Notes:
A computed fold for a 1452-nucleotide RNA from an uncultured prokaryote, annotated as small-subunit ribosomal RNA. Rfam family: Bacterial small subunit ribosomal RNA. Rfam links the family to the GO terms ribosome and structural constituent of ribosome. The prediction has a mean pLDDT of 81. The RNAcentral record of the sequence draws on ENA.
C1' cells in the first nucleotide's frame, strides 16, 4: 500500500412501472427585479373623503342622520416566530451548583387606592420650498398622551433600636423620626382598565468547579496589568470606569503566539474502548451589507428600527435622495451539484382585540427530483417436435440458449373507465339553563386548503411496465471472433509484443434490481499509535557515561484521617434519538404509548482491606563506623634500561637501499657495516593470560606523594535516609582548532620512482601539519555486548581472579568479579539462557513502510570545522530481518578425466578437394552459427532432383477414392511449338454377358518445402556413460525444508562396508544382450583334406573322409574363487599358483532426473495463421557449381625410413541378373568387341598395398612434388557449353617441414597401408561407414590450465558472475531550497496628525411659566493619515541539491 463491510444532505453514467415516509446551495456570509413574510384594537381618542336615507337649492351646492375606508395621536405587539454559521479556542458550549449581588411585561394569588386641576400636540384648516423623498411657517382641537398638586404604604433616602438567624461580608422579624415619590379611563352599570407593594409561575442576567482543537521549529507573557482603599456606574457583583496606594499576577499541569473551528444532544462506524462527525429535528450561542453607537423599552445595543463612517447599487431636474432576501419563492454569479415568483389560514401555535374577527411565506398541505428508506408489481400453471433463430463444436453428429418461446388453461395486483365516497370538526360565538366571581352544563346551526384524496365496488384484458454491472487472482460468474506492447484496461498483483477466460464485440454465465454502476468523504478490517492491545541483540527504535532537579514509584508494625477507593440512598442528566414490549395506517418504512437506558455530574449516610494524609515506634533495603584485602583507577614528581635517529672521533673500501621485479634515494667531499663517546625526544620488549581496574572514554617500565573505589569479616550506630530520572550539570576516544613549547621515530597533504589503458590509488625513496607537553575550545565515533538503570525470582556442568572460615599446598564450603557449555523457558530465527534476550515490578529514553533526509528553513551552542534540534513538496511498492535450496567466487578440503605433464603424429604456411561467411547475382532455393553450425542436413545438384530464377501454358486443378455415362483409350503417323500443350489422320478393345480395362458430368474430399521449432508431437544433440536424481513411512523445523544422500574407510561407480533418526524402496551404476579372445560336443556343403585311393602337365579336380581349419547352432569358462600380507569389515597390495584370459578381459548396444524456450513445422505428424486463375500444377532454358577476400575440415606434397622400373608373397569384410564378368582379340590407355561361369562358402568383381628381392636416381626445385594449361581420345547419358569421370601425349605453379596459437591420441592404441560398400545411368569420393595388413612412444607426477563429482564457507545473485551495481557528466520532466528584489495579505505598536454619531460632562449666550429644549465646548472613540517592526502568500534574473525517466559517456 491494497481489496472484500458499512454510511453518505451527495455527485456523475446507463436506465426506469406505482405508492407510502422523509430529505433536498455542503460552494460566493456573493450580488439581487418582483411579490409577499407584523400586525392589530373604534369597547382609548380627534374625526374625515365616501356612501345611503331625508330636507333644501340660485341646480354650483347646502343642511342634518346613519353607516364610515385611508391617514394621525394614543395602547400592546413588533425582543417571539423564520433565516445563517461570518465570528468565536471563549465561562462560547456542555455538566453540576450558587446568587445573603440581580431583574422578568402580559399570566396568576393577597392587599390598598383610583381625589382635584393645568398647558399643549398630531390630525383637520390656510399658506410656503423641493424634481422627488419630504419639509417650513401659521391658526385651531382630543385622548387610557403629557404636566401640576393632594393622599399613601410592608416603596426609597437617611438617623436609629435590633429579637432572632446565618455563610467570611452579613440577614433581619418588630418598631421610631424625619425627606420624596401614585393612578385613566371606557361604558350596555355589570364588568374591563389603571397605580403601589408583597409572593408565585415563566424568561432572562451575573459567577464558580469540572470538561472541551493543532502547533514548541511559538518559551517567556502582563502596566488596568495582579491586589488594596475610595469614588463613579450598573437590575446587580466585579478594574466595570477613575483618583491614589502596594509590586504583584500567569506559565512546562503549556502561559503569550499563530493557524484552524460555532460547541452539545445527536450521528455513522466499531466487539467494545476509540476514532470520525455536528445536514434534517428539538434546546444553547453568535450574526443580520461591512464597522461603530446608542435611543426606545418589562425585555434589543434590535434581520423586514433609528444615527454616523465605509463598499456597494438604483433614482435625480445635479441641488441632492433612496437601499440592504443569511424570511418563503424566485433571479444572475459560482459549482460536480440542491426544487414553485404555488394553495390555505380548515387543523396547531402565534400578535391584537371584550367578541366578532384580522394578520401570520410559523405552520398544514400540494408542484419537483429515484436524493435515500420501505412496500407492490412486471404474471401464474401446464407445455419437449426438446421447434425457429443465436452461440459453440471433435462437425451434418452433438451442447447450450431451454419449460424459455410457440400452444392450452386460469388470475386481475397495477394501469384504464365508471360508480359510490371517508376520517381529519374540537368548536367557538350567539340561544337556552346553573352559579356571587372565575367557570359550568343541554340541545341546535355553521365551518375542509388538501380533495377528481385514502379507501370500496363494477367493467376490461396478460393485457401497460426490467435494467445495470461484472464474470485472471482476491470474489460468485467462460468460450468464441476481432486486435497484435498498438487501440485499450487496471482497486492491488499486474494484462496487451498473432491462438488474452484481463483491451473490444458475440453468445452464454454471476450478482444485484427500479435501480445498478462509478467517483468523493467517514469509520471498518488496521493489535498499522497497542487505555483495553505493541515494540526497540540483528527487522525502525537504549541517551556515550554518570551525578542529580521537578516528577513517578517505593520495605514493615501499630493508631488515627477517610482524599483516592466500595456500596446504599436523594437530585440531576430537556424532548426526541437507541433498546425492549405494547398499538396504529392491509405490511413495511413510518407513527404513538409505556418502560429501560443515557455508562455522567453534585449531594448524603456508611465501610475502611489497599493506595494517599497525620502520629508512634522497627530493621531486612540504604547509609555510617572498624578490620583486612586487591588492581595496568586517577594526578603530580622523580629515577632507569633496550632501541631508532643525529653528531664526533676511529677502523674500513664500494657499494648501500629497496622490491614481485625495479627505480628514484643515499656513498670516493668515504656511504653501508663495526667500535666509542655524546645528544635528544617518544614509547616502555619478556612478564601479558578469554588476567585486573574503571560510569563510560579509557588506563601497562620503576618509584615517590596526594587521591578514588571495589570486596571481605565483625554486627556496633542512624532509622526507609530509597529506585529511576524530562529539563540541568560534569566528565567523554581519535581528529580538529587556539596560545606557546617540543619535535626521536611514524607520517595526512605534497614531491620523486614504479605499477598500469589511465593510476590524482595499493608498492618504494622521501616529507610538512599532526602525533608529545601545559592551558583553553570541540563534544563526536561500529563512544558495540549494535542488549537504559534499579530490584526479586528461576535446572546444573566446567575454568579462571580476589577474599574469608578449618591446622593445610589436598579437598570443601562462602561471597564478589572474569569466561565457556547446557535445561526449562523465550525468540521469526539466529539465537539467549542466574553477566538473559526467562518470570515479575518501578522510572527514564527512542520506534512507527523505503527514498526525499539527518537534508532545508528558523533557533541554540562553537573561534572555525562543525553540533544540537529536525520537516514538507515530490516519488516508489516496496526497502530490510533470519533462515532455506541453488548458482557463483581469482575460499577451502578430498577426488576423477588425453585436463595437464611426459610422448607419437599433425592443423595453421603451399597447391588442390569440400563445406561456410561475405560479396556478387534474374536466382545465386532452404535449415544448421562458441563449445553442441561450417565433407552438416545431402549415403552423391549436367536434365530430372529442385523447394530458387526467366519465359510459355493449366484451373475441382499433376495424383487418389466414389461416381452417373461412354466405348472410348492404347496405339501409329503428322502439322505448329523450345517443350509442355494444342490440332489432324489412321485404327477401332477383350470376353466366363457380367465384369475388366479406359473415359469420366454434377458433387464431396484439393494443394501448399508459405509463417510460426516461442504453439505441439516425433526425432536429435549437449552436460555426460558423469554418478547421480528421487520416492515412501517416521523423525527435525512455525515454514521453505532437512534427515535419508551427511561422517569413517572404500570404490569405476550414491560400488559395499562400518557408524547414524532412520527404515527401506524406485530410476541411474553394476549385471543380464551382442561381437571377440580359449575350449567341448553336434552337424558337414558349396567349405577342409590327415590317412586310403583314382584322373592330371599341374590344381581337393574325383571316389572318399571328419581327424584338422573353418562354418554355425548348443554348451563349458573368470567368481578376488584359493595363498601370503594389510584392515573391524568392505576391500587394497603381490614380477604368488593355476589358467586362453585376473581382477568390469577387449570392444558394442544401453544415456536417470533434468538443463540449454538447444535443432527440425524443409523426412513425417499436427494447432494456428495465410494463398486459392496462384504463395497451387506442367514445361524450357538458367541457376544452386559466381569469386577481389575470411575461415573450418580435408587430400597431396615438400622427399633418400624416399621416388621409379622389373620380380614375389600373405588379407578381412563385402557386392553381383537393367548385375559382376573370368577367358580371348584389338588399343600405349581409358575401353571395345567376343565370352564361359555366377541369383553366389561353389563363379565373379579381384591386383591387395605397405612388405621382401634385385636395379636405377645422389640431394637438385631434383627421376621430389603435381597444381595448371594445350592437344587427342574414352565411357555413361535424350543431352557433358555453363557443369561429368576416366586415359594418353605435352606442360611441369606454389611448396625445401610451416609465426602467434592449437587439435588427436594411452596398445593391437597413435602412426602408417591398402581392400570393400551404400548412394549411383554416370561422377565431381580426397567424404561417409566399413574391413583388415604392419604396428610404436610414453605418463615423474596432479602446483597450474579446461571440465566434472562430493563436503563446507561467503553472497547485496535467482534471466543465478555474461550477475548485480555505485557515481560524475550529458538530454527531458518535475516538486523544492537559497536569492538583488517587487507585488500583496491578515495584524500588533507608536505618533505632539485627522476625527463622525452617541454617551458621559462643563455651559456667561438663546429659548422656554417651568421641566427642560437649542447652540457652543470638553473627553471618549469606530474610521481616516503617517510612521517603522514583526509574521505570512505570490512572483522573480540567476543558482543549489533532489526525484523520476528500456537501450548515451567516463571507470569500477
Nucleotide at each position: 500500500c491494497u481489496c472484500a463491510g458499512g454510511a453518505u444532505g451527495a455527485a456523475c453514467g446507463c436506465u426506469a412501472g406505482c405508492g407510502g415516509c422523509a430529505g433536498g446551495c455542503c460552494u460566493a456570509a456573493u450580488a439581487c427585479a418582483u411579490g409577499c413574510a407584523a400586525g392589530u384594537c373604534g369597547a382609548g381618542g380627534g374625526g374625515u373623503a365616501u356612501a345611503u336615507u331625508a330636507c333644501u337649492u340660485u341646480c354650483g351646492g347646502g343642511u342634518a342622520a346613519u353607516a364610515g375606508a385611508g391617514a394621525c395621536c394614543g395602547g400592546c405587539g413588533a425582543a417571539c416566530g423564520g433565516g445563517u454559521g461570518c465570528g468565536u479556542a471563549a465561562c462560547g458550549c456542555g455538566u453540576a451548583u450558587g446568587c445573603a449581588a440581580c431583574u422578568u411585561a402580559c399570566c396568576u394569588u393577597u392587599u390598598a387606592c383610583u381625589g382635584g386641576g393645568g398647558g399643549a400636540u398630531a390630525g383637520c384648516c390656510c399658506g410656503g420650498g423641493g424634481a422627488a423623498a419630504c419639509u417650513c411657517g401659521g391658526a385651531u382641537u382630543a385622548a387610557u398622551a403629557c404636566c401640576c398638586c393632594a393622599u399613601g404604604g410592608u416603596a426609597u433616602u437617611g438617623u436609629u433600636u435590633g429579637a432572632g438567624g446565618g455563610c467570611a461580608u452579613c440577614u433581619g422579624a418588630a418598631g421610631a423620626c424625619a425627606a420624596u415619590u401614585a393612578a385613566a379611563g371606557a361604558u350596555u352599570u355589570a364588568u374591563c382598565g389603571g397605580u403601589a407593594a408583597a409572593g408565585g409561575a415563566u424568561g432572562g442576567g451575573c459567577a464558580u468547579g469540572c470538561g472541551u482543537g493543532a502547533c514548541a521549529u511559538u518559551a517567556g507573557a502582563u502596566a488596568g496589568u495582579u491586589g488594596g482603599u475610595g469614588a463613579g456606574g450598573u437590575a446587580a457583583c466585579g478594574g466595570c470606569u477613575c483618583a491614589c496606594c502596594c509590586a504583584g499576577u500567569c506559565a512546562a499541569c503549556g502561559a503569550u503566539g499563530u493557524c484552524u473551528a460555532g460547541g452539545g444532544g445527536u450521528u455513522a462506524u466499531g466487539a467494545g474502548a476509540g476514532g470520525a462527525u455536528g445536514a434534517u429535528c428539538a434546546g444553547c450561542c453568535a450574526c443580520a451589507c461591512u464597522g461603530g453607537g446608542a435611543c426606545u423599552g418589562a425585555g434589543a445595543c434590535a434581520c423586514g428600527g433609528c444615527c454616523c463612517a465605509g463598499a456597494c447599487u438604483c433614482c435625480u431636474a445635479c441641488g441632492g435622495g433612496a437601499g440592504g432576501c443569511a424570511g418563503c419563492a424566485g433571479u444572475g454569479g459560482g459549482g460536480a451539484a440542491u426544487a414553485u415568483u404555488g394553495g390555505u389560514c380548515a387543523a396547531u401555535g402565534g400578535g391584537c382585540g371584550a367578541g366578532a374577527g384580522c394578520c401570520u411565506g410559523a405552520a398544514c398541505c400540494a408542484g419537483c427530483c429515484a436524493u435515500g428508506c420501505c412496500g407492490c408489481g412486471u404474471g401464474u400453471a401446464g407445455g419437449a417436435a426438446g421447434a425457429c433463430g443465436g452461440c459453440c463444436u471433435u462437425c451434418u453428429g452433438g451442447g447450450u440458449u431451454g419449460u424459455a418461446a410457440a400452444c392450452u388453461g386460469c388470475u386481475u395486483u397495477u394501469a384504464u373507465a365508471u360508480c359510490g365516497g371517508a376520517a381529519g370538526a374540537a368548536a367557538a360565538c350567539g340561544c337556552c339553563c346553573u352559579u356571587g366571581c372565575g367557570a359550568g352544563g343541554c340541545a341546535a346551526a355553521u365551518u375542509g386548503a388538501c380533495g377528481a384524496u385514502a379507501c370500496c365496488a363494477u367493467a376490461c384484458g396478460a393485457a401497460c411496465a426490467a435494467g445495470c454491472a461484472c464474470c485472471g487472482g482476491c470474489u460468485a460468474a467462460c468460450u468464441c471472433c476481432g486486435u497484435g506492447c498498438c487501440a485499450g484496461c487496471a482497486g492491488c498483483c499486474g494484462c496487451g509484443g498473432u491462438a488474452a477466460u484481463a483491451c473490444g464485440g458475440a453468445g452464454g454465465g454471476u450478482g444485484c434490481a427500479a435501480g445498478c454502476g462509478u467517483u468523493g468523504u467517514c469509520c471498518g478490517g488496521a493489535u498499522u499509535u497497542a487505555c483495553u492491545g505493541g515494540g526497540u541483540u540483528u527487522a525502525a527504535a537504549g541517551g556515550g557515561u554518570c551525578c542529580g532537579u521537578a516528577g513517578g514509584c517505593g520495605g514493615a508494625u501499630c493508631u488515627u484521617u477517610a482524599a483516592g477507593u466500595c456500596a446504599g440512598u436523594g437530585g440531576u442528566g430537556a424532548a426526541a434519538u437507541c433498546c425492549u414490549g405494547c398499538a396504529g395506517c392491509u405490511u413495511a418504512a413510518c407513527u404513538g404509548c409505556a418502560g429501560a437506558a443515557c455508562u455522567g455530574c453534585c449531594a448524603u449516610u456508611g465501610a475502611u482491606a489497599c493506595u494517599g494524609g497525620a502520629g508512634a515506634g522497627c530493621u531486612u533495603g540504604a547509609g555510617u563506623a572498624u578490620u583486612g584485602u586487591u588492581a595496568a583507577g586517577u594526578u603530580a614528581g622523580g629515577c632507569g634500561g633496550a632501541a631508532u635517529u643525529g653528531a664526533u672521533g676511529g677502523u674500513g673500501u664500494a657499494g648501500c637501499g629497496g622490491u614481485g621485479a625495479a627505480a628514484u634515494g643515499c656513498a670516493u667531499a668515504g656511504a653501508u657495516a663495526c667500535c666509542a663517546u655524546c645528544a635528544g625526544g617518544a614509547a616502555c620488549a619478556c612478564c601479558g593470560a578469554u588476567u585486573g581496574c574503571g560510569a563510560a572514554g579509557g588506563c601497562a617500565g620503576c618509584u615517590u606523594a596526594c587521591u578514588a573505589a571495589a570486596c571481605u569479616a565483625u554486627u556496633a550506630c542512624u532509622g526507609a535516609c530509597g529506585c529511576u530520572a524530562a529539563g540541568g550539570g560534569a566528565c567523554g576516544a581519535a581528529a580538529g582548532c587556539g596560545u606557546g613549547g617540543g619535535g626521536a621515530g611514524c607520517g595526512a597533504a605534497c614531491a620523486g620512482g614504479a605499477u598500469u589503458a589511465g593510476a590524482u590509488a595499493c608498492c618504494c625513496u622521501g616529507g610538512u601539519a599532526g602525533u608529545c607537553c601545559a592551558c583553553g575550545c570541540c563534544g563526536u565515533a561500529a563512544a558495540c555486548g549494535a542488549u537504559g538503570a534499579a530490584u526479586a525470582c528461576u535446572c546444573g556442568a566446567u575454568g579462571u581472579g580476589u577474599g574469608c572460615g578449618a591446622u593445610a599446598u589436598a579437598c570443601u564450603g562462602u561471597a564478589c568479579g572474569c569466561g565457556u557449555c547446557c535445561a526449562a523457558g523465550c525468540g521469526a530465527a539466529a539465537g539467549c539462557a542466574u553477566u538473559a534476550a526467562g518470570u515479575a515490578u518501578u522510572c527514564c529514553a527512542c520506534c512507527u513502510g523505503g527514498g526525499g533526509a539527518g537534508u532545508a528553513c528558523g533557533c541554540u551552542c562553537g573561534c572555525a570545522a562543525g553540533a544540537g534540534u529536525g520537516a514538507a513538496a515530490c516519488u516508489c511498492a516496496a526497502a530490510g530481518g533470519a533462515a532455506u535450496u541453488g548458482a557463483c567466487g581469482g575460499g577451502g578440503g578430498c577426488c576423477c578425466g588425453c585436463a595437464c605433464a611426459a610422448g607419437c603424429g599433425g592443423u595453421g604456411g603451399a597447391g588442390c578437394a569440400u563445406g561456410u561467411g561475405g560479396u556478387u547475382u534474374a536466382a545465386u532455393u532452404c535449415g544448421a552459427u562458441g563449445a553442441u553450425a561450417c565433407g552438416c542436413g545431402a549415403g552423391g545438384a549436367a536434365c530430372c532432383u529442385u523447394a530458387c530464377c526467366u519465359g510459355g501454358g493449366c484451373u475441382a486443378g499433376a495424383a487418389u477414392g466414389u461416381g452417373a455415362u461412354u466405348g472410348c483409350u492404347c496405339g501409329a503417323u503428322u502439322c505448329a511449338g523450345a517443350a509442355a500443350u494444342g490440332g489432324a489422320u489412321c485404327u477401332u478393345u477383350c470376353c466366363u454377358u457380367g465384369g475388366a480395362c479406359a473415359u469420366g458430368a454434377a458433387a464431396c474430399a484439393a494443394g501448399g518445402u508459405g509463417c510460426u521449432g516461442c504453439a505441439u508431437g516425433g526425432u536429435u544433440g549437449u552436460c555426460g556413460u558423469c554418478a547421480g536424481c528421487u520416492c515412501g513411512u517416521g523423525c527435525c523445523g512455525u515454514g521453505a525444508g532437512g534427515u535419508g544422500u551427511u561422517g569413517g574407510g572404500u570404490u569405476a561407480a550414491g560400488u559395499c562396508c562400518c557408524g547414524c533418526a532412520a527404515c527401506g524402496a524406485g530410476c541411474g551404476c553394476a549385471a543380464c544382450c551382442c561381437c571377440u579372445a580359449u575350449u567341448u560336443c553336434u552337424a558337414g556343403u558349396u567349405g577342409c583334406c590327415a590317412g586310403c585311393a583314382c584322373a592330371u602337365a599341374a590344381u581337393g579336380g574325383u571316389g572318399g573322409g571328419g581327424a584338422c581349419u573353418c562354418u554355425a547352432g548348443a554348451g563349458a569358462a573368470a567368481c578376488u574363487g584359493c595363498c601370503c600380507g594389510c584392515g573391524c569389515a568392505a576391500g587394497c597390495g603381490g614380477u604368488g599358483a593355476g589358467g586362453a584370459a585376473g581382477g568390469u578381459g577387449g570392444g558394442g548396444a544401453u544415456g536417470a532426473c533434468g538443463u540449454c524456450a538447444a535443432a527440425u513445422c524443409a523426412u513425417c505428424a499436427u494447432g494456428g495463421c495465410c494463398c486459392u486463375u496462384a504463395c497451387g500444377c506442367c514445361c524450357a532454358g538458367g541457376g544452386c557449381u559466381a569469386c577481389a577476400c575470411a575461415c573450418g575440415u580435408g587430400c597431396u606434397a615438400c622427399a633418400a625410413u624416399g621416388g621409379c622400373c622389373g620380380g614375389u608373397a600373405c588379407a578381412g569384410a563385402g557386392g553381383g541378373u537393367u548385375g559382376c564378368a573370368a577367358c580371348a582379340u584389338a588399343g600405349c590407355a581409358a575401353u571395345a568387341u567376343g565370352a564361359a561361369g555366377c541369383c553366389a562358402a561353389u563363379c565373379c568383381c579381384a591386383a591387395a598395398a605397405a612388405g621382401c628381392c634385385g636395379g636405377u636416381c645422389u640431394c637438385a626445385g631434383u627421376u621430389c612434388g603435381g597444381a595448371u594449361u594445350g592437344g587427342g581420345g574414352u565411357c555413361u547419358g535424350c543431352a557433358a557449353c555453363u557443369c561429368g569421370a576416366c586415359c594418353c601425349c605435352a606442360u611441369g605453379a606454389a611448396g625445401c617441414c610451416g609465426g602467434a596459437a592449437u587439435c588427436g591420441c594411452u596398445a593391437g592404441u597413435a602412426a602408417u597401408c591398402g581392400c570393400g560398400u551404400a548412394u549411383c545411368a554416370g561422377c565431381a569420393a580426397u567424404g561417409a561407414c566399413g574391413c583388415g595388413g604392419u604396428g610404436a612412444a610414453u605418463a615423474c607426477g596432479u602446483u597450474c590450465c579446461c571440465g566434472g563429482g562430493c563436503c563446507u564457507u561467503g553472497u547485496a545473485c535467482a534471466c543465478c558472475c555474461g550477475a548485480c551495481c555505485c557515481g560524475u557528466c550529458a538530454a527531458g520532466c518535475c516538486a523544492u531550497g537559497g536569492g538583488a528584489g517587487u507585488u500583496g495579505g491578515g495584524u500588533a505598536u507608536g505618533c505632539a496628525c485627522u476625527g463622525a454619531a452617541g454617551a458621559c460632562g462643563g455651559u456667561u449666550g438663546c429659548u422656554g411659566c417651568g421641566a427642560g429644549g437649542c447652540g457652543c465646548u470638553g473627553u471618549u472613540u469606530a474610521g481616516g493619515g503617517c510612521a517603522g517592526a514583526a509574521c505570512u502568500a505570490g512572483c522573480g534574473a540567476c543558482u543549489g541539491g533532489g526525484g523520476c525517466u528500456a537501450a548515451g559517456u567516463c571507470g569500477u